Two RNAs folded together computationally: RNase P RNA and transfer RNA, 432 nucleotides in total. The coordinates come from a structure-prediction model, not an experiment, and the mean pLDDT is 77.
[in-house]
RNA sequence: UGAGGUGGACGGACGGCCGCCGGUGAGAUGAAAUUUCUCACGGGAGGAAAGUCCGAGCUCCUCCGGAAGGAUGCCCGUUAACGGCGGGGCGGGGUGACCCGACGGAAAGUGCCACAGAAACAAACCGCUGGAAACAGUAAGGGUGAAAAGGUGAGGUAAGAGCUCACCGCGAAGGUGGUAACAUCUUCGGUCCAGGCAAACCCCAUCCGGAGCAAGGCCUAAUAGGGGUAAACAUGGAACCGGACCUUACCCGGGUUGGCCGCUUGAUUUUUCCGGCAACGGAAAAGCUAGAUAGAUGGUCGUCACUUUGAAUUAAUUUCAAAGCACAGAACUCGGCUUACAGUCCACCUCAAACC
RNA sequence: GCGGCUGUAGCUCAGAGGAUAGAGCAUCUGUCUUCGGAACAGAGGGUCGGGGGUUCGAAUCCCUCCAGCCGCGCCA
Repeated sequence: UGAGGUGGACGGACGGCCGCCGGUGAGAUGAAAUUUCUCACGGGAGGAAAGUCCGAGCUCCUCCGGAAGGAUGCCCGUUAACGGCGGGGCGGGGUGACCCGACGGAAAGUGCCACAGAAACAAACCGCUGGAAACAGUAAGGGUGAAAAGGUGAGGUAAGAGCUCACCGCGAAGGUGGUAACAUCUUCGGUCCAGGCAAACCCCAUCCGGAGCAAGGCCUAAUAGGGGUAAACAUGGAACCGGACCUUACCCGGGUUGGCCGCUUGAUUUUUCCGGCAACGGAAAAGCUAGAUAGAUGGUCGUCACUUUGAAUUAAUUUCAAAGCACAGAACUCGGCUUACAGUCCACCUCAAACC
Repeated sequence: GCGGCUGUAGCUCAGAGGAUAGAGCAUCUGUCUUCGGAACAGAGGGUCGGGGGUUCGAAUCCCUCCAGCCGCGCCA
């Protein structure tokens, strides 16, 4: 200098004018003001507020049990919890930094494996050997296919074959290291029972009750909370079944989209220190940081910053003009994941080339 | 907020692990006709909503994203 990898931060700044939402304080009107009006002060979107894909808090559903269903799937840790995260193991990719993995079970059972091929889990088409032939032996080689009863070599044989042996692979037992996954070593096994698919059914292990802030509670006014049906060892009680307990339940029609609480102080934020490889945990100090309800957080002007284009000029470069400036946007609240995103910056690391 | 369904040719739809993805209508060409229609013969037309994965093989199975449609909630 070029090409990359990993992690992190930011995502326009300042000011003027006019507004919007809610808070605090003061004043005005008035019999009475938390409620109407005016003024002042300070506050007002995000890294994803999004998708709603997981996990919780909170609230209601009468309680218990069962089955069904769903989810997860190497090990350990972390956490309120998780399908998240961290570390490790194994496998795969990359020269490398590093990245990726739905990664339990196919000797419990069922199912599927098109076409081709002799044969797709059960065998022999060509071939090889013996034989005159019938037939018998065989699975080296050929051929088909994504896949054909482990691979290489030697011995052996009529020809061959784990038929025998060595090594590798596979399986079993034991030792060592490790919390474990697993790694490694030794011994044994050739009846080494022999393909793949479980993101096919399934089996095994672990976890999960359901519904959601339109949850749910309170208040005022109005009228049609109207009508019908069913039931009293029945029916219904928030998906199914059973039991206990309770007494209502269903259908048709009509109507409001009122107010307050829930609602923002919380598994909270920032800084420092300590423990841990890390995720994360602990301690101290300081802070309060949107709460709308058809939904506020905006508009406009100026200066500057950034990007692109054009013009002029210079010692480097500078000046002027125009255009652009992402994705998006709270709605009960958190922890994650995923997806979208103009551009800018920082740290560490890798490879290649050149120079010193 | 919760639940469910759909996406395949220009339009309406089949297809449920083994095809070069089909059918009807539409479009185009030819025959017939003086011309047009109808009829007959033939042809073209597809990122199977996008991306990734499982599998020998995916429109079909799984994950994720996008678009569209439907249903439910309240009685203070």